[in-house]
RNA sequence: UCAGAAGAUUGGACGGCCGCUUGCGCUCUAUAUUUAUAUGGGGUGUGAGAGGAAAGUCCGGGCUUCAUGGAAAGACGGUGCCGGGCAACCCCCGGGCGGCGCGAGUCGAUGGACAGUGCAACAGAAAGUAUACCGCCGAUGGCUGUUUCUCUCGAGAAAGCAGCACAGGUAAGGAUGAAAGGGUGCGGUAAGAGCGCACCGCGUCUUUGGUAACAAAGAUGGCACGGUAAACCCCGCCGGAAGCAAGACCAAAUAGGAACCGCAUAUGGGCAUUUUCCGGCUCGUGGUUCGGGUUGGUCGCUAGAGCAGCUCAGUAAUGAGCCGCGCAGAUGAAUGGUCGUCGCUUCUUCGGAAGUACAAAACCCGGCUUAUAGAUUUUCUGAUAUU
Numbered sequence: 001u002c003a004g005a006a007g008a009u010u011g012g013a014c015g016g017c018c019g020c021u022u023g024c025g026c027u028c029u030a031u032a033u034u035u036a037u038a039u040g041g042g043g044u045g046u047g048a049g050a051g052g053a054a055a056g057u058c059c060g061g062g063c064u065u066c067a068u069g070g071a072a073a074g075a076c077g078g079u080g081c082c083g084g085g086c087a088a089c090c091c092c093c094g095g096g097c098g099g100c101g102c103g104a105g106u107c108g109a110u111g112g113a114c115a116g117u118g119c120a121a122c123a124g125a126a127a128g129u130a131u132a133c134c135g136c137c138g139a140u141g142g143c144u145g146u147u148u149c150u151c152u153c154g155a156g157a158a159a160g161c162a163g164c165a166c167a168g169g170u171a172a173g174g175a176u177g178a179a180a181g182g183g184u185g186c187g188g189u190a191a192g193a194g195c196g197c198a199c200c201g202c203g204u205c206u207u208u209g210g211u212a213a214c215a216a217a218g219a220u221g222g223c224a225c226g227g228u229a230a231a232c233c234c235c236g237c238c239g240g241a242a243g244c245a246a247g248a249c250c251a252a253a254u255a256g257g258a259a260c261c262g263c264a265u266a267u268g269g270g271c272a273u274u275u276u277c278c279g280g281c282u283c284g285u286g287g288u289u290c291g292g293g294u295u296g297g298u299c300g301c302u303a304g305a306g307c308a309g310c311u312c313a314g315u316a317a318u319g320a321g322c323c324g325c326g327c328a329g330a331u332g333a334a335u336g337g338u339c340g341u342c343g344c345u346u347c348u349u350c351g352g353a354a355g356u357a358c359a360a361a362a363c364c365c366g367g368c369u370u371a372u373a374g375a376u377u378u379u380c381u382g383a384u385a386u387u
Stems, first nucleotide, its partner, number of pairs: 001383010012342007020049013051358001055369002058367005063243004068279007076239005081095005096110001097108004111234002116232002118228002133174002135170003140167002142164006148157003182200006201223001202221008247299004257290007268283004306325002309322005343356005
């Protein structure tokens, strides 16, 4: 200098004028009612006012309501290497193993195939203790020819040679396929094969290191019924339901309505997945038809597992302590319009021009995922050159 990897911060600033929402204080007024409360509308003073994702609604909780608690067995859902963090999690941190990368790093739906079942189309000889299409061998048996010998000239005998590749042997080489059952090399064989050997791999056992997942070393065995569970399944662990439109209160009003049918009768029914056992609480229950009132207001609603800084512990996630801050609360829905100066990016005829991302809280918080013009900055890796 170039190329890359992993993070952090920010994501426009200042001023003027007009406008908006809200907290608190003071004050005026309207309505209702029983005085004093409730609500509404003004004035004034003083503060505050939309994100890193507010998005998605994929997870986990806080909080609220529902009489349920313990044990066992099952269903359903989630999760799936080990350890740690956290209120918890499918999250985060660290580690192991495996894939990719020269590397910094990055990705992983990461338990079990000897509990069982299923699947692998087509191709191929053959796809689960599954096999011979091409090819190789054919020493042994078989067939043919030939040489020699004998003889009754037809054959026979013996030993070789040559050929065939029939019987038989083979799975090393080749084909097919995603995958053909350990790999490489040497020896051996008729040709081959863990047939034997060496190394690697795999199984078993032992030792060492580590909390563990695992790793290393040694011994031993020629050792293979392979793959697939993001197929069913098995195993381990976890799990009430519904949700702020939850729920509570006030005001006002009505009808604590009516009829019919079924079940049940405290030895019964109901009670947070189902069943059983043990305890506890509670009192009818299901359906159909007709009919009435309410749609108003307040709370919940913002002090939180809160935020910032420093110190200590820890590899880290994170935890503890000290100190500081007070940072929206709307309810058809609140920071908008305008002017000026500057900032940043790109282009430029150097006068200037154009642009300035993704995008708005609705009970709150912790994550994940997705979108994002730019700007600043930290550490690390590779290449090249110089000193």

This is a predicted structure of a 387-nucleotide RNA (Bacterial RNase P class A) from an Alphaproteobacteria bacterium. Rfam family: Bacterial RNase P class A. Rfam classes the family as a ribozyme. Of the family's consensus pairs, 95% are formed in the model. Its mean pLDDT, the model's own confidence on a scale to 100, is 75. The source organism's lineage runs through Bacteria, Pseudomonadati, Pseudomonadota and Alphaproteobacteria.